The RNA shown here (c-di-AMP riboswitch aptamer (ydaO/yuaA leader)) has 122 nucleotides and comes from a soil metagenome.
[in-house]
RNA sequence: AGCCUAAAUCCGCCUGAGGCGGAUGCGGGGGAACCGAUGGUAGGGGCGUAUUCUCCGGAAACCGGAGAUAGGGGACUUCCAAUCCCAAGCCCGUCAGCUAACCUCGCAGGCGUUUGGAAGGG
Numbered sequence: 001a002g003c004c005u006a007a008a009u010c011c012g013c014c015u016g017a018g019g020c021g022g023a024u025g026c027g028g029g030g031g032a033a034c035c036g037a038u039g040g041u042a043g044g045g046g047c048g049u050a051u052u053c054u055c056c057g058g059a060a061a062c063c064g065g066a067g068a069u070a071g072g073g074g075a076c077u078u079c080c081a082a083u084c085c086c087a088a089g090c091c092c093g094u095c096a097g098c099u100a101a102c103c104u105c106g107c108a109g110g111c112g113u114u115u116g117g118a119a120g121g122g
Stems, first nucleotide, its partner, number of pairs: 002111003008024007025107006035097001043095001044092004052068006071086004076120007
C1' cells in the first nucleotide's frame, strides 16, 4: 500500500479452465468548410518521453560501442534546488496538414521509487 502508462470500472451470456458481447470512463487514428502549405522514391506518415549531435569499429547498414543532448520518470499536488535513472521499441504501406458531422482502433505490458525548502490538500 502503491508506481510508470490511455491502458480502468461494471453488467450480461456461454462456461471445466476460460471465452464472447455490452455500457460507462480514459486514450489514439482517419475525416469538410475556413485557414495553412509547395510538397511529392532521396519516399511519406503514425503510436510513444524516447529527438539530435560527436567520436570509434565496420565495405556498408535504420549495425555495434562510447560520450553528450531535446524530452521524460523518481509514489498527495504544484514551485524551487540538489541528485539518480530512462532517452527504447513498434506500426501503416506509396497514402493521410488542420478539420464539424461522421467513421474507426486501443485499454497491453513492466515495476517496488531519492533528499531539502515553500505553499496547498488529504

The coordinates come from a structure-prediction model, not an experiment, and the mean pLDDT is 85. The model forms 96% of the base pairs in the Rfam consensus.